This is a predicted structure of a 102-nucleotide RNA (SAM riboswitch aptamer (S box leader)). It was read from a public genome assembly, where an Rfam model found it. The coordinates come from a structure-prediction model, not an experiment, and the mean pLDDT is 87.
[in-house]
């Protein structure tokens, strides 16, 4: 890079650095010199692992390995449902992770 299998509606700082662009593309909207994006720290969570726990499980802690820490994966495109429309649900497609496999 590609396969497969599970999850994406909950949760996370009035820190330190450091300055321009960022929210995956793309169309909307959105965040940003009252400092975003990033980096370190700090917190969330609990997908692997380890210990504990149970017959098996469930379940715990949060020590290793990851991973998140703005908006539902910000929303939408593509199919359906219902609606007169505006919008509401479902479901796929992209995508993100952790695990596995090539």
């Nucleotide at each position: 890079c590609c396969c497969u299998u599970a999850u994406c509606a909950a949760g996370a700082g009035u820190g330190g650095c450091g300055g321009a662009g960022g929210g995956a593309a793309c169309g909307g909207c959105c965040c940003g010199a009252u400092g975003a994006u990033g980096c370190c720290c700090g917190g969330c969570a609990a997908c692997c692992g380890a210990c504990g726990g149970u017959a098996a499980a469930a379940c715990g802690u949060g020590c290793g390995g990851u991973g998140c820490u703005a908006a539902u994966u910000c929303c939408g495109g593509c199919g359906g449902u219902g609606g007169a429309a505006a919008c509401a649900c479902c479901g796929a497609c992209a995508g993100a992770u952790a695990a596995g496999g090539c």